[in-house]
Predicted 3D model of a 173-nucleotide RNA (Lysine riboswitch aptamer).
It was read from a public genome assembly, where an Rfam model found it.
Its mean pLDDT, the model's own confidence on a scale to 100, is 76.
RNA sequence: GACAAAGAUAGAGGUUGCGGCUGACAUAAGUACCUGCAUGAAACCACGGGAAUGGGGCAGGAAAAGGGGAUGCCGCCGAAGGAACUUAAGAUUUCCCGAUCUUCUGUAUCCUGGGAAUACGGAGAAUAUCCGUAGAACUGUCGCUUGUUUUUAAGCGGAGUGCUGUCAUGAAA
Numbered sequence: 001g002a003c004a005a006a007g008a009u010a011g012a013g014g015u016u017g018c019g020g021c022u023g024a025c026a027u028a029a030g031u032a033c034c035u036g037c038a039u040g041a042a043a044c045c046a047c048g049g050g051a052a053u054g055g056g057g058c059a060g061g062a063a064a065a066g067g068g069g070a071u072g073c074c075g076c077c078g079a080a081g082g083a084a085c086u087u088a089a090g091a092u093u094u095c096c097c098g099a100u101c102u103u104c105u106g107u108a109u110c111c112u113g114g115g116a117a118u119a120c121g122g123a124g125a126a127u128a129u130c131c132g133u134a135g136a137a138c139u140g141u142c143g144c145u146u147g148u149u150u151u152u153a154a155g156c157g158g159a160g161u162g163c164u165g166u167c168a169u170g171a172a173a
């Protein structure tokens, strides 16, 4: 001086980097629900089947949860998010039998370098917002090639098990 896949430690990325908490306010909604009046039966509707129960019109009163949220604070840079499986709770009028969904717990598994936009799909009351996927561009990083000629430009490629600094360890010259 160069090399080494999963040793230690410190760091970098940014159109709003990531997560948590906070949170006026809008939405949910003039909805649920309550009260009064009205209301023949059947049919219809309330996830599927059975049983029960309820519902629709008018007037008055009138929420909350969940989802969002400027800002501020905190923890951070596999930050974190998702899938699959899993634990518990809840929702779909009630009960029984099924089914589905939501939130939550855990994982020696799998996927994603990053954010925004677009398209499509899913969640959602939703035009909000969130999640996933795709292609193109942008961006950080490393490698290769070419140009420049001394730190940059262009093209191509890789993936966070990455990249940079320091230390340690190992082996070769």
Base pairs, nucleotide, nucleotide: 003170004169007167008166009165010164011163014077017076018075019074020073021072025068033061034060035059036058037057044055045054046053047098048097049096050095051094052093080112081111082110083109084107085106088103089102090101091100092099113139114138118134119133120132121131122130123129141158142157143156144155145154146153147152